[in-house]
RNA sequence: GGAGCAGACCAAACGAUCGCUGGGUCUGACUAUGGACCCGGAGGAAAGUCCGAACACCGCAGGGCAGGGUGCUCCAUAACAUGGAGUCGCGGCAACGCGAAGGAAAGUGCAACAGAAAGUAAACCGCCCCGCACGAAAUGCGAGGUAAGGGUGAAACGGUGCGGUAAGAGCGCACCAGUUCCCCGGGUGACCGGGGAAGCUUGGUAAACCCCACCCGGUGCAAGACCAAAUAGAGGAGCGUUGGAGGGUGGUCCCGCCCGAGCUCCCGGGUAGGUCGCUAGAGAUGCCGGGCAACCGGUAUCCCAGAUGAAUGAUCGUUGCUUUGCAGCGGGCAACUGUUUGCAGAGAACAAAAUUCGGCUUAUGGACUGCUUUGGCC
Numbered sequence: 001g002g003a004g005c006a007g008a009c010c011a012a013a014c015g016a017u018c019g020c021u022g023g024g025u026c027u028g029a030c031u032a033u034g035g036a037c038c039c040g041g042a043g044g045a046a047a048g049u050c051c052g053a054a055c056a057c058c059g060c061a062g063g064g065c066a067g068g069g070u071g072c073u074c075c076a077u078a079a080c081a082u083g084g085a086g087u088c089g090c091g092g093c094a095a096c097g098c099g100a101a102g103g104a105a106a107g108u109g110c111a112a113c114a115g116a117a118a119g120u121a122a123a124c125c126g127c128c129c130c131g132c133a134c135g136a137a138a139u140g141c142g143a144g145g146u147a148a149g150g151g152u153g154a155a156a157c158g159g160u161g162c163g164g165u166a167a168g169a170g171c172g173c174a175c176c177a178g179u180u181c182c183c184c185g186g187g188u189g190a191c192c193g194g195g196g197a198a199g200c201u202u203g204g205u206a207a208a209c210c211c212c213a214c215c216c217g218g219u220g221c222a223a224g225a226c227c228a229a230a231u232a233g234a235g236g237a238g239c240g241u242u243g244g245a246g247g248g249u250g251g252u253c254c255c256g257c258c259c260g261a262g263c264u265c266c267c268g269g270g271u272a273g274g275u276c277g278c279u280a281g282a283g284a285u286g287c288c289g290g291g292c293a294a295c296c297g298g299u300a301u302c303c304c305a306g307a308u309g310a311a312u313g314a315u316c317g318u319u320g321c322u323u324u325g326c327a328g329c330g331g332g333c334a335a336c337u338g339u340u341u342g343c344a345g346a347g348a349a350c351a352a353a354a355u356u357c358g359g360c361u362u363a364u365g366g367a368c369u370g371c372u373u374u375g376g377c378c
Base pairs, nucleotide, nucleotide: 001374002373003372004371005370006369007368009366010365012319013318014317015316016315017314018313020041021040022039023038024037025036026035027034043350047361048360050359051358052357053356054355055220056219057218058217067216068215069214070213071212072086073085074084075083076082087101088099089098090097091096102211103210107209108208109205110204119157124150125149126146127145128144130142131141132140133139158176159175160174161173162172163171177201178200179198180197181196182195183194184193185192186191224276225275226274227273233267235266236265237264238263239262246259247258248257249256250255283302284301285300286299287298288297289296290295321347322346323345324344325343326342327341328339329338330337331336
């Protein structure tokens, strides 16, 4: 220098001007909602809404069925399909990564093409024995044996050798591999190491049905609670229909004229609208202690958005960062290359709360640290 692996971090800074939004104090006005000052104002994913909870309402004696989820071990946690540390398997030279990782010897199903045969296995070629045809061999036909060899396939039912046999075959034996069972040792455990027995040798597939074990009510802050217009009105009370309630009008009272059968009040529910829920919490940061770690405990300090036609912004300046060009300086014969330098230009991602937390997944700019492997030079 190249190629990789893992981890933690930041999300440009400061100032000025003009705004937006929540709260507090003061003040002007006196029922309309102004002004001044102070304090607070998005994220690592606020996103997808995929899991798990809190909280709220509805449902619910208990049990079963159906349906759904999870599936190595121990630990962590309010909980989880999450995390930590491990086991086993697979991938990578390695750092390291990935794994829904129980059961195929309960049953059912499925497997393109090729192939004789894809599972209670199977006879295409080959090998072997017997019978017939022929005097014999070869050859042909017929009846069998055979999974050692060939061939097909992703996959053909242990491997090597010796014996054995007509030819073969765990048919027998030795060694190796696996399975099941037993014993010993280590580990909390998954599991690991060692020894022994049995010819036991069983194909794949369960994010196919299924079996086994464990877990699971539903809906979501548009949950839900409270206040409550206008209009219509179930119900109730009062007044009134020529002794006239009420309304209109002459500016108004008195008074006059006209219309006139309804008018007023109470009230349940509840719409628009408003308030609460609504941000002090499984809270944040520092330090100490326990633990390999996830995490837990103690202590000190702090309060850190709460909008709803939905605020958190815009412009300018300075500095920093990245990058391009030119110049300067250094190295080199050169091509070229390096830079605590100067000038000019350009650029700065993904994306924005909406009840709140714990995770997962996805999107995305930059810079740092450690590790692995490899090339060159000294």

Predicted 3D model of a 378-nucleotide RNA (Bacterial RNase P class A) from a Desulfobacterales bacterium. The gene name in the source record is rnpB. The organism belongs to Desulfobacterales, within Bacteria. RNAcentral holds the sequence, with entries from ENA. Rfam family: Bacterial RNase P class A. Rfam classes the family as a ribozyme.